[in-house]
RNA sequence: AGAGUUUGAUCCUGGCUCAGGAUGAACGCUGGCGGCGUGCCUAACACAUGCAAGUCGAACGAAGCACUUUGAUUUGAUUCUUCGGAUGAAGAUCUUUGUGACUGAGUGGCGGACGGGUGAGUAACGCGUGGGGUAACCUGCCUCGUACUCGGGGGAUAACAGUUAGAAAUGACUGCUAAUCCCGCAUAAGACCAGCGGAGCUGCAUGGCUCAGUGGGAAAAACCCCGGUGGUACGAGAUGGACCCGCGUCUGAUUAGUUAGUUGGUGGGGUAACGGCCUACCAAGACCGCGAUCAGUAGCCGACCUGAGAGGGUGACCGGCCACAUUGGGACUGAGACCCGGCCCAAACUCCUACGGGAGGCAGCAGUGGGGAAUAUUGCACAAUGGGGGAAACCCUGAUGCAGCGACGCCGCGUGAGCGAAGAAGUAUUUCGGUAUGUAAAGCUCUAUCAGCAGGGAAGAAAAUGACGGUACCUGACUAAGAAGCACCGGCUAAAUACGUGCCAGCACCCGCGGUAAUACGUAUGGUGCAAGCGUUAUCCGGAUUUACUGGGUGUAAAGGGAGCGUAGACGGCUGUGUAAGUCUGGAGUGAAAGCCCGGGGCUCAACCCCGGGACUGCUUUGGAAACUAUGCAGCUAGAGUGUCGGAGAGGUAAGUGGAAUUCCCAGUGUAGCGGUGAAAUGCGUAGAUAUUGGGAGGAACACCAGUGGCGAAGGCGGCUUACUGGACGAUGACUGACGUUGAGGCUCGAAAGCGUGGGGAGCAAACAGGAUUAGAUACCCUGGUAGUUCCCGCCGUAAACGAUGAAUACUAGGUGUCGGGGAGCAAAGCUCUUUCGGUGCCGCAGCAAACGCAAUAAGUAUUCCCACCUUGGGAAGUACGUUUCGCAAGGAAUGAAACUUCAAAGGAAUUGACGGGGACCCGCACAAGCGAUGGAGCAUGUGGUUUAAUUCGAAGCAACGCGAAGGACCUUACCAAGUCUUGACAUCCGCUUGACCGGUACGUAACUGUACUUUCCCUUUGGGACAGCCAAGACAGCUGGUGCAUGGUGGUCGUCAGCUCGUGUCGUGAGAUGAUGGGUUAAGUCCCGCAACGAGCGCAACCCCUAUCCUCAGUAGCCACCAGGUAAAGCUGGGCACUCUGUGGAGACUGCCGGGGAUAACCCGGAGGAAGGCGGGGACGACGUCAAAUCAUCAUGCCCCUUAUGAUUUGGGCUACACACGUGCUACAAUGGCGUAAACAAAGGGAAGCCAGCCUGCGAAUGUAAGCAAAUCCCAAAAAUCCCGUCCCAGUUCGGACUGCAGUCUGCAACUCGCCUGCACGAAGCUGGAAUCGCUAGUAAUCGCGAAUCAGCAUGUCGCGGUGAAUACGUUCCCGGGUCUUGUACACACCGCCCGUCA
Repeated sequence: AGAGUUUGAUCCUGGCUCAGGAUGAACGCUGGCGGCGUGCCUAACACAUGCAAGUCGAACGAAGCACUUUGAUUUGAUUCUUCGGAUGAAGAUCUUUGUGACUGAGUGGCGGACGGGUGAGUAACGCGUGGGGUAACCUGCCUCGUACUCGGGGGAUAACAGUUAGAAAUGACUGCUAAUCCCGCAUAAGACCAGCGGAGCUGCAUGGCUCAGUGGGAAAAACCCCGGUGGUACGAGAUGGACCCGCGUCUGAUUAGUUAGUUGGUGGGGUAACGGCCUACCAAGACCGCGAUCAGUAGCCGACCUGAGAGGGUGACCGGCCACAUUGGGACUGAGACCCGGCCCAAACUCCUACGGGAGGCAGCAGUGGGGAAUAUUGCACAAUGGGGGAAACCCUGAUGCAGCGACGCCGCGUGAGCGAAGAAGUAUUUCGGUAUGUAAAGCUCUAUCAGCAGGGAAGAAAAUGACGGUACCUGACUAAGAAGCACCGGCUAAAUACGUGCCAGCACCCGCGGUAAUACGUAUGGUGCAAGCGUUAUCCGGAUUUACUGGGUGUAAAGGGAGCGUAGACGGCUGUGUAAGUCUGGAGUGAAAGCCCGGGGCUCAACCCCGGGACUGCUUUGGAAACUAUGCAGCUAGAGUGUCGGAGAGGUAAGUGGAAUUCCCAGUGUAGCGGUGAAAUGCGUAGAUAUUGGGAGGAACACCAGUGGCGAAGGCGGCUUACUGGACGAUGACUGACGUUGAGGCUCGAAAGCGUGGGGAGCAAACAGGAUUAGAUACCCUGGUAGUUCCCGCCGUAAACGAUGAAUACUAGGUGUCGGGGAGCAAAGCUCUUUCGGUGCCGCAGCAAACGCAAUAAGUAUUCCCACCUUGGGAAGUACGUUUCGCAAGGAAUGAAACUUCAAAGGAAUUGACGGGGACCCGCACAAGCGAUGGAGCAUGUGGUUUAAUUCGAAGCAACGCGAAGGACCUUACCAAGUCUUGACAUCCGCUUGACCGGUACGUAACUGUACUUUCCCUUUGGGACAGCCAAGACAGCUGGUGCAUGGUGGUCGUCAGCUCGUGUCGUGAGAUGAUGGGUUAAGUCCCGCAACGAGCGCAACCCCUAUCCUCAGUAGCCACCAGGUAAAGCUGGGCACUCUGUGGAGACUGCCGGGGAUAACCCGGAGGAAGGCGGGGACGACGUCAAAUCAUCAUGCCCCUUAUGAUUUGGGCUACACACGUGCUACAAUGGCGUAAACAAAGGGAAGCCAGCCUGCGAAUGUAAGCAAAUCCCAAAAAUCCCGUCCCAGUUCGGACUGCAGUCUGCAACUCGCCUGCACGAAGCUGGAAUCGCUAGUAAUCGCGAAUCAGCAUGUCGCGGUGAAUACGUUCCCGGGUCUUGUACACACCGCCCGUCA
């Protein structure tokens, strides 16, 4: 950074799609380790259980415990004893004092307003920003300062005890008691409040500050370990909060009006404080097109993603603010709340209940159900950081620190490294040779990161204290072991082959792929990409300059309002002088941290973390500058306007008036038609039309002039006259002094049709009627005809209302018309001008434009200014809904969507073709002019159809159909029936065996196959070899089986038509054009001239063959003029090569010559000469290409198919069928003829398994015999039409010969199906052929015979040969085909196209 996709190709417009990055993701396949992050986006759905806010005994009462103390009671160890008693330890109970540790509950204090969660609501001073404001405020704990705190009283209450209600929760009553609990009194420097006046200073304002006087009320609590800690008042600070303000903050106008405490004022109340915050009264305001109100959606931001940036999207995690705590409402306490784990009320839900009543709130951490594509553990610890309480020890802390789960993301590491060619095996493919996988593996050597095992073992912690954790990290031993997948491979886009499948299964983001050779489906092998991930899906940005601020357009692609006036708004001439809002420049404050960028540093690196700097493009404030914009003032005249003079005009409105024409009425003349059409008919007319003459009526429109002429804003305006009236223009330069331009809304005008009321109505004419046309004809054509068209008044408000081009200003080469004015000059009814304004045209440069084109009347330039529009792919659709709005109504106007789409294009301009019942020119037996045929008959032959066991197959408009087939009785043969063979009828190789093979005989079969017998080789180193046969197994043979739409080759056709291309140059953005077009000419792109073309190639022509004339050479098998011989005749013989002829080689024809035309050309016309004259006549020769035209059955061939058969072989049958249809031919229908007799003249061919003379036999086809000839010698071989004579006499015949009967010949193993020919007899249709169609332009048509190939035989076919031998062509209007130029096109598979509607 681009790419694919509209077309046959091109340029453009324009959408769709892709490649990139990202995510709190999900799904599919797969999954080794670690670090750092991250994890309910859905149901602000409901929640079991545990925990998440307590602490202080140094505020207080109380209870219990331990020790101690006092006293009392009890008990009675020990000792003494006079045995009477005395002593009285320890213990127990009660009481008192003190100490200690501790405590459930309670009073009291502080904290539960922080921390943690969520994003429902909120479009708002909620958030951001900025100070900005508070002269309108509050602030517990904390810090500093000042003063006070052992002045003195009083009171209540919980706990507790008792009674009592209730199931419980929870109370009720009576009684006792303490305090840092509560309440007075005293004191009070200062502070506070209020009123009164006074003085000074100060602010933008309300006001504020200071000083002095007077009046008023209000404080405190103690505890203690004696160190302190608390308490009260005041002031200040810090922190935190409250309120107000500027600016910014989504979409919808198919939401345009909203608002009654609403806007303001006064008094009062309330608050920490201002305020309609609340209230009473008064006024009637307030907001809104710069978008109010309403509706929808949404927490906002730092930031995050993307992007070159500007922007666009997002608002998870982390941080700031706000809001909320089941839903709604309310207040209490407090420094702070209208309080997530407080209270009260109401509601829903859940739970308990003794039915009376109660309890609860996970959007705290875990966890459960549910929802969902989807999101974790009912873990450990307060060790660290922080928070609450406490003097402290300490307690509490699901904040937090950690661990667990999840490839959810980012980052890092590994799955080994080196050597290793027999290039192993396997796999895939193959042209079978190989190639790929691939140094890859194996093998040898080495290493140990991760994981596993063992040992040691932190920092984090200041003295103690470590959840994490025996963790990070280090060391050792050990084994290459435990660790690779996913997607893709037609183009975009890196990477291909095989098989399977056969428009099926499937793929595909887009284009598209798949119908038998799929690089696109599925699998395999190979390859490419990324990698512990890879793909898919979803969403966002990008690419997309496809909403264009940066950075788009509007003549024809989507897009200029139908036109004007004009409001708001936007923009605006010259000079001078101020101000400083914009602008520029310096300073200051702020722009939180994190993030981003840069530079360092720490975890082995990185991700991650830490430090420093930059940046945060902003806002505020304060100096300065004054060019520009803005603004104030003063002026100017070039913009604009006014005045004066002048001419032009279908400009408008109203009134009047004129002639022509149509129609109608009346009258005259006049008679049979008129009218209308492509042709007709309806219609009118003998009741007198049409035509014509005269008179009259009425309505509408104004010929000629008339003109890309004029006027108007547009729509539009046309006889003439008058009245009123608008605008533009020219001249002049007197006046005003920027008064201008544009213009959302708004107002006005606005063709035709249509609507309403009333007139009018000649012609024309929707609807309608009739007649034609037509398959139909609700049309086009004709005859009629009503609304309407006309007028007055009023609506409607649209048109391809177009220059498809909004308005205004300035500038930017020219040329040439025209309309209206002015100026200058001259020889002046006029002419000229490089003269000047205004309008209206054409051509054209620069420039612009996709091109077409525009080009001073811009679609150029001034990135001018203003407005409108495109809302941004096609269709749905200018449709639906709504609305208002308009309208009498209108299938009216204005406004104006979406779903959906088996849409990926739709479109603009230009190019090349093809096509046109478009145009111009030209050619062809294309038509015309002629001649002869076909179509009718019979027969032959081919085809279709039908039939059949089979009627083998192919060919199908021209360009299949006497075609493949130059010749189907068997064979051919591919078809059918039946029989037989299976390495095969044919080719190569191998094994064994034999010595033959060939041939002959016999048997047998429908026949092939088969059986038996017989006969007989070569070389040799003596092993064998060559050749051939039998047998057996396999490689293989074989296929007229399929595909001519897989192919080669070959021939067909357009077409012997004149075309088809290239190189260089030039033009065009390009496809392409030019050349090749144009003027002539030709059979021809043949030639000439001209030309941005100059040349060249394949075609044309010529070169080749035959033929027409002459010459030369040669002269047998040809010929015979001259000489001689000779026959019945005969080049028969000698001889000769003159002639004919044959063969070779030459000459000749070139518009060369003359005249005319033409452009002095090419060329054309005529003439001379010549055998031949303008290509002399024929042939071969077929450009680039078209028809997926024909052929796989000539041949060759890929792939597929069959392999005891789809191969091979044999016999018989079939290809020859037969109601019928078509094509191509033959023979005829007769007298230009038939028949008979006689006579004449060719050319070109063929001949040995051949042609056959002659002779004999036969009516004949033929037969027998036999000479000659491998042929310029012999034979086929007779040419026929023709001509002479004779006959027939117009008839189904002496025409015609089909069909049939009988008898034969020939070929051949064999003529039954199924050959040709002969003789005799029979003697059909047919008397010149409908519509229609074919061939032919001269030695041609027509007509006559001859030959050859194929072939044993079979020819009306085919290919050749000669004989006789015409007619006609004015001409190119028309039919068919073709060529060139041009034009239109929505066609390109190209008119057999494309395409619309209805029905199914």
This is a predicted structure of a 1400-nucleotide RNA (small-subunit ribosomal RNA) from an uncultured bacterium. Its Rfam family is "Bacterial small subunit ribosomal RNA".